[in-house]
RNA sequence: CCAGACGGCCGGAUGGCCGCGCUCCGCGCCGGCGAAAGCCUGCGGGGUGAGGAAAGUCCGGGCUCCACGGAAACACGGUGCCGGGUAACGCCCGGCGGGGGCGACCCCAGGGACAGUGCCACAGAAAGCAAACCGCCGGGGCGCGCCCCGGCAAGGGUGAAAGGGUGCGGUAAGAGCGCACCGCGGGACCGGCAACGGGACCGGCAUGGUAAACCCCACCGGGAGCAAGACCGAAUAGGGGCGGCCAGCUGCUUCGGGCAGCAUGCGCGUUUCCGCGCCGCCGCCCGGGUGGGUCGCGCGAGGCGUCCGGCGACGGGCGUCCCAGAUGAAUGGUCAUCCCGCCCCGGGCGACCGGGACGGACAGAACCCGGCUUACAGGCCGUCUGGCAAU
Numbered sequence: 001c002c003a004g005a006c007g008g009c010c011g012g013a014u015g016g017c018c019g020c021g022c023u024c025c026g027c028g029c030c031g032g033c034g035a036a037a038g039c040c041u042g043c044g045g046g047g048u049g050a051g052g053a054a055a056g057u058c059c060g061g062g063c064u065c066c067a068c069g070g071a072a073a074c075a076c077g078g079u080g081c082c083g084g085g086u087a088a089c090g091c092c093c094g095g096c097g098g099g100g101g102c103g104a105c106c107c108c109a110g111g112g113a114c115a116g117u118g119c120c121a122c123a124g125a126a127a128g129c130a131a132a133c134c135g136c137c138g139g140g141g142c143g144c145g146c147c148c149c150g151g152c153a154a155g156g157g158u159g160a161a162a163g164g165g166u167g168c169g170g171u172a173a174g175a176g177c178g179c180a181c182c183g184c185g186g187g188a189c190c191g192g193c194a195a196c197g198g199g200a201c202c203g204g205c206a207u208g209g210u211a212a213a214c215c216c217c218a219c220c221g222g223g224a225g226c227a228a229g230a231c232c233g234a235a236u237a238g239g240g241g242c243g244g245c246c247a248g249c250u251g252c253u254u255c256g257g258g259c260a261g262c263a264u265g266c267g268c269g270u271u272u273c274c275g276c277g278c279c280g281c282c283g284c285c286c287g288g289g290u291g292g293g294u295c296g297c298g299c300g301a302g303g304c305g306u307c308c309g310g311c312g313a314c315g316g317g318c319g320u321c322c323c324a325g326a327u328g329a330a331u332g333g334u335c336a337u338c339c340c341g342c343c344c345c346g347g348g349c350g351a352c353c354g355g356g357a358c359g360g361a362c363a364g365a366a367c368c369c370g371g372c373u374u375a376c377a378g379g380c381c382g383u384c385u386g387g388c389a390a391u
Base pairs, nucleotide, nucleotide: 001387002386003385004384005383006382007381008380009379010378012338013337014336015335016334017333018332020049021048022047023046024045025044026043027042031040032039033038051362055373056372058371059370060369061368062367063225064224065223066222076221077220078219079218080217081095082094083093084092085091096110097108098107099106100105111216112215116214117213118210119209120208133156134155135152136151137150138149139148140147141146164182165181166180167179168178169177183205184203185202186201189198190197191196229295230294231293232292239286240285241284242283243282244281245280248262249261250260251259252258265278266277267276268275302321303320304319305318306317307316308315309314339360340359341358343356344355345354346353347352
């Protein structure tokens, strides 16, 4: 210098003018809206005001309400190597095993396939239980192109996968049939908390794969969510109580306009009949709910600095800080200078200098917190790997 791996960080800066949310102080007005609760307004000044993801709402919690006497079992859902961290987790850290890369490093739902069941497309003779299409070998027959009987699984062929591989021996041909090496299975013992690793020695080799198929095992799990929930509380309608007034008939009656039936009246567009539905009136009071308002709602598993323990995730001590709370929803706009990127013009052999235009992402709190995932212009820092060149 080129190519790359991993980790961390920033994510425009300063100032002027105009404007917005919340909050505090002073002055002013003694006001406006509303039934109330409550909310709001003028002037001046101070403070403060999005994110690394505020996002997706995927996982875990806090908080709130509902349900629930305890325990166990069953069902359903989730998780799944080991150890640790944490309030908890499906997250994180450190290891183990497997796979990829020359390497730094990266990826993995990574328990159990002798508990049982299912499935294994196409091709192929045969797909789980042993099976023989082409072949090889022996015997027999013949019309020597072949046929029949038996043995074999080395070679060919199919397939993702065909009951170890290579070689020598052996044999009619063959075969772990025998042997050597490799592979595989078991394994005393050794190391490690464990996953796991090593392994004397033994065994001719055995029950192929699939559990993000059912299933088995172990562990975990009540439900709903701030539109949770609490409080204050109109009009209208409906409920209850008290009082007053007016009462068509009949029956019942706890004697209360308490119940039932009929009639009258009203409604179903109008009239008649039929049908259905509703029915004392007024005043005051009480309680529940809706609209409305307030709280919940910002001190917290909190931020920063430092020291100690730990490989690390993280834990502990001390100091210091208070840091958005909207609800049609504020956190913005514009100008100037600077910064970064790119383009154009002029000058210069060149490094570069001067001027101009454009661009500066993803996205935006809404109860809060810990994670994960996804989006993101541009830039900075650190550690490491491979290569080239020079010394």
Predicted 3D model of a 391-nucleotide RNA (Bacterial RNase P class A) from an Alphaproteobacteria bacterium. Model confidence (mean pLDDT): 76 of 100. The sequence was found by an Rfam model in a public genome assembly. Rfam family: Bacterial RNase P class A. Rfam classes the family as a ribozyme.